[in-house]
RNA sequence: GUCGGCGUGGCGGAAUUGGUAGACGCGCACGGUUGAGGGCCGUGUGGACUUCGGUCCUUGAGGGUUCAAGUCCCUCCGCCGACA
Numbered sequence: 001g002u003c004g005g006c007g008u009g010g011c012g013g014a015a016u017u018g019g020u021a022g023a024c025g026c027g028c029a030c031g032g033u034u035g036a037g038g039g040c041c042g043u044g045u046g047g048a049c050u051u052c053g054g055u056c057c058u059u060g061a062g063g064g065u066u067c068a069a070g071u072c073c074c075u076c077c078g079c080c081g082a083c084a
Base pairs, nucleotide, nucleotide: 001083002082003081004080005079006078007077010026011025012024019067027045028044029043030042031041032040033039046057047056048055049054060076061075062074063073064072
C1' cells in the first nucleotide's frame, strides 16, 4: 500500500428482514440470611437535568439514505488478520 473483520453501559457480551438500544453474565448499591465475613437470596443499576411527574442525550467520529439506522451507503480514526 491492497483486501477483509471488528469498535455497543464500569467490564465481558447480545440485538442482522432496518421497527421500544443495552438481553444475559460480571461488577457495584441497598436489603435479607450470619456472631462477623465469604457464599447464597431479593430489589435496583447507561449519562445529564428535574418542580420527582418527567425531559433530553447515548452504539468509535462526522455526514448521507429512510417515516424509522447499532444495523444500509460514504469519508475519517483506532485495533486485529491476510497478501504484497
A computed fold for an 84-nucleotide RNA from Actinobacteria bacterium QS_8_72_14, annotated as transfer RNA. Rfam family: tRNA. Its family is annotated with triplet codon-amino acid adaptor activity in the Gene Ontology. The family's RNA type in Rfam is transfer RNA. The coordinates come from a structure-prediction model, not an experiment, and the mean pLDDT is 81.